[in-house]
Parts: sequence; structure tokens; C1' cells
RNA sequence: GCCCCUGUAGCUCAAUGGAUAGAGCAACUGCCUUCUAAGCAGUAGGUCACAGGUUCGAGUCCUGUCGGGGGCG
Repeated sequence: GCCCCUGUAGCUCAAUGGAUAGAGCAACUGCCUUCUAAGCAGUAGGUCACAGGUUCGAGUCCUGUCGGGGGCG
């Protein structure tokens, strides 16, 4: 330099172009317990990397930029 994959919660990941973007773990609160852990119930946490485009409608499709991973030279 060229090509491919990838970017969503603190972490690991879902979500067919259409409802208020969800789950597990973690965090916090409560119950339980002599206390802790475990268990049970609940709460909070998101500029869907950034910028444009397509569309009635974009996390999803297209383009560019940036970050990460891999391959070729």
C1' cells in the first nucleotide's frame, strides 16, 4: 500500500428496514441470614464509534473518516 471482518450498557453479546434498543454477568437497593456468600425481588445504566446519504421510517442498507482484528505484498 491492497483486501476481508468488526465497532450496540462497565464486560460478553442479541435485536427481519417498523412498539419505548434488550439479555446474561457486573453495580446499587430491599428481603432472607448472627454476619458474609448464595438465593429471591426490584432499580439505575445507551449520542447504537463519527459524519453524510437512501427511505414514510435506519442499530440494521450505501459512502467517507476513525478505532480494533486478520490476510497478502
Molecule: transfer RNA
Organism: Synergistaceae bacterium